[in-house]
RNA sequence: AAAAUUCCGGGCGAAGGCGUCCGCCCCAAAUGCCCCCUGUGGGGCUAAUGACGCCUGUUCUCCG
Repeated sequence: AAAAUUCCGGGCGAAGGCGUCCGCCCCAAAUGCCCCCUGUGGGGCUAAUGACGCCUGUUCUCCG
């Protein structure tokens, strides 16, 4: 000097926020899936969650 590991800390997990847990990253983690074409294009689908709970927003149906 470089690399790896541990601790602490911070960040991230397809379009909101909070809590808990889980996973991942240390400038990276992250940037959904399917079909056609293939070249940079076109079409379709699920979901406010990584998971659970709550709040808010949007859409549909039923009842009052």
A computed fold for a 64-nucleotide RNA from Thermococcus sp., annotated as Fluoride riboswitch aptamer (crcB RNA motif). Of the family's consensus pairs, 100% are formed in the model. The sequence was found by an Rfam model in a public genome assembly.